[in-house]
Context: one part of a larger RNA
Molecule: large-subunit ribosomal RNA, domain I
Organism: Gammaproteobacteria bacterium
RNA sequence: CGCACAUGGUGAAUGCCUUGGCAGCAAGAGGCGAUGAAGGACGUGGUAGUCUGCGAAAAGCUUCGGGGAGCUGACAACAAGCUUUGAUCCGGAGAUGUCCGAAUGGGGAAACCCUCUGUACUUGUACAGAACUCCUGACUGAAUACAUAGGUCAGGUAGAGCGAACCGGGAGAACUGAAACAUCUAAGUACCCCGAGGAAAAGAAAUCAACCGAGAUUCCCUGAGUAGCGGCGAGCGAAAGGGGACUAGCCCAAAAGUUAUUAUUAAUUUAGUAGAACUGUCUGGAAAGUCAGGCCGAAGACGGUGAAAGCCCGGUAUAUAAAAGGUUAAUAGUAAUGAAACGUGAGUAGGGCGGGGCACGAGAAACCCUGUCUGAAUGUGGGGGGACCAUCCUCCAAGGCUAAAUACUCCUUGCUGACCGAUAGUGAACCAGUACCGUGAGGGAAAGGCGAAAAGAACCCCUGUGAGGGGAGUGAAAUAGAUCCUGAAACCGUGUGCGU
Numbered sequence: 001c002g003c004a005c006a007u008g009g010u011g012a013a014u015g016c017c018u019u020g021g022c023a024g025c026a027a028g029a030g031g032c033g034a035u036g037a038a039g040g041a042c043g044u045g046g047u048a049g050u051c052u053g054c055g056a057a058a059a060g061c062u063u064c065g066g067g068g069a070g071c072u073g074a075c076a077a078c079a080a081g082c083u084u085u086g087a088u089c090c091g092g093a094g095a096u097g098u099c100c101g102a103a104u105g106g107g108g109a110a111a112c113c114c115u116c117u118g119u120a121c122u123u124g125u126a127c128a129g130a131a132c133u134c135c136u137g138a139c140u141g142a143a144u145a146c147a148u149a150g151g152u153c154a155g156g157u158a159g160a161g162c163g164a165a166c167c168g169g170g171a172g173a174a175c176u177g178a179a180a181c182a183u184c185u186a187a188g189u190a191c192c193c194c195g196a197g198g199a200a201a202a203g204a205a206a207u208c209a210a211c212c213g214a215g216a217u218u219c220c221c222u223g224a225g226u227a228g229c230g231g232c233g234a235g236c237g238a239a240a241g242g243g244g245a246c247u248a249g250c251c252c253a254a255a256a257g258u259u260a261u262u263a264u265u266a267a268u269u270u271a272g273u274a275g276a277a278c279u280g281u282c283u284g285g286a287a288a289g290u291c292a293g294g295c296c297g298a299a300g301a302c303g304g305u306g307a308a309a310g311c312c313c314g315g316u317a318u319a320u321a322a323a324a325g326g327u328u329a330a331u332a333g334u335a336a337u338g339a340a341a342c343g344u345g346a347g348u349a350g351g352g353c354g355g356g357g358c359a360c361g362a363g364a365a366a367c368c369c370u371g372u373c374u375g376a377a378u379g380u381g382g383g384g385g386g387a388c389c390a391u392c393c394u395c396c397a398a399g400g401c402u403a404a405a406u407a408c409u410c411c412u413u414g415c416u417g418a419c420c421g422a423u424a425g426u427g428a429a430c431c432a433g434u435a436c437c438g439u440g441a442g443g444g445a446a447a448g449g450c451g452a453a454a455a456g457a458a459c460c461c462c463u464g465u466g467a468g469g470g471g472a473g474u475g476a477a478a479u480a481g482a483u484c485c486u487g488a489a490a491c492c493g494u495g496u497g498c499g500u
Base pairs, nucleotide, nucleotide: 001499002498003497004496005495006494007493008492009491015485016449017448020420021419022417023416024415025414026413027412028411029409030408031162032161039100040099041098042055043054044053046078049075050074051073061094062093063092064091065090066089070082071081072080105114106113107112115130116129117128118127119126120125121124132159133158134156135155136154137153138152139151140150166197167195168194169193170192177184181231207214208213218245219244220243221242222241228236229235249401250400251399252345257337258336259335260334261333262332263331264330265329266328267327268326269325270324272320273319274318278293279292280291282289294311295310296300302314303313304312350374351373352372353371354370355369356368357367360386381396382395383394384393385392436443437442456484459471460470461469462468
């Protein structure tokens, strides 16, 4: 040095586990905000720190309910206390709520600085008010006589800012595909902006259809990858009709309705309450396992308990409960709104030019919108039926409102999974959008497991009053000893044997 066997170190795979995730289902809720939000800063304990809670009334205050023996949130003890005169805890309502933040008295490098007015008193404090826009009202008031603009003041529970997706509108790419690329595609997508609601939008035919008829809108299946469009390339791609979901119609000299509020009734929600039935033997550290004999079941869902429990515990089926608050529905009352336009829709319909939208790229291109130039008729009228004309059919534009079926889930409750199980599943099971990186926009981790119970190793010894270890002790187990379940391999030793 090699081989074999044995036994260790290192290392963390694997197995098992789950506090966390993921995807759904059924309901609810669909907003919060000048009565100061979302989000923060700083404080606050017998407390040095962090988290949680709270706000100078500061891990809390008042009150009304529930509940019934312990409690003073976590890391995390200790001290000092509270509590059957009902604490802690749970729920409803209220009070307090520093400073920043739309931030709103002025300023500002957020959490800071500096003012004015009024009131009260202790003269330096306390309390209140002081932004802008809009609306309403009052007083003033130019050029300019009346006026108007403008100004000043008062009142307003008006607006603002935030929020995951869904919705309407405005504006609008490129990569890419076409095996290059320009029309085209990607795509009216991404991104940006405005606005609204719990849904939004659309909506009661100047619609379709086809000579038969249908009868607002929305959504699904089909029609159908059809008819078509298309450097007829790549690709794009309907509608009528049929079957369903859901149905609701109305108004403009006044309504369908809508909203708010009050009352009654009902339901529901925000704490809860009661809730059946088992013992022994054996193994074992431990029984829920084994064996034996029972019991309950409107409850054999689930979870826990020293291994695997219907009958040990929490629960479960079932029954039941609210002083106070919320929500919904019905009925009744009251108030507001609908409501300011139009007198049945004129600079409109239509036309020319240029664009855009329609599945439809100018095409034979109807229809819809309109930047520009034009420009009718008035029911004896007008629009449409895919160039255009006639016949025929059908409807009545240029005013408005309208539930449901549909879309979504930041969030709440309950439940489910041939979903994951710590390199997985959220980036995050753990004090994670943290540590760390970046001037910044932004990027962004790693990191779970002793044991049933800390019983977390008293005491002794070596040592630097170390680190670490050896005894002793606990424990079923300490090669379960805190770098702690299991503990593979690479890698490194030790012992024995054999070989060289």